[in-house]
RNA sequence: GCGCCCGUAGCCCAGUGGAUAGGGCGUCAGCCUCCGGAGCUGAAGAUCGCAGGUUCGAAUCCUGCCGGGCGUACCA
Numbered sequence: 001g002c003g004c005c006c007g008u009a010g011c012c013c014a015g016u017g018g019a020u021a022g023g024g025c026g027u028c029a030g031c032c033u034c035c036g037g038a039g040c041u042g043a044a045g046a047u048c049g050c051a052g053g054u055u056c057g058a059a060u061c062c063u064g065c066c067g068g069g070c071g072u073a074c075c076a
C1' cells in the first nucleotide's frame, strides 16, 4: 500500500429499515439489617466514532474520513 472485521451508556454485549435504542455489571436513592454484605424496588446514564448521501423513515443501506484489530504484498 491492498483486503477483511470491529466502533452502541463508565465497562461488556444485543438490536441488519418501522417510529419510544434494550439487557447484564457498575453508579445513585429507597426498603431490609444493630452495621455492612447479599436480596428487593426505583432512578439517572447513549446526539449508536465523525461528516455526507439514499429513504416517508437509518444503529441498520451507500460514500468518504478517524480510531482499533487481523491477514497479505513490497523495501530493508
Stems, first nucleotide, its partner, number of pairs: 001072007010025004018056001027043005049065005
Transfer RNA from a Desulfobacterales bacterium, 76 nucleotides, folded computationally. It was read from a public genome assembly. Rfam family: tRNA. The family's RNA type in Rfam is transfer RNA.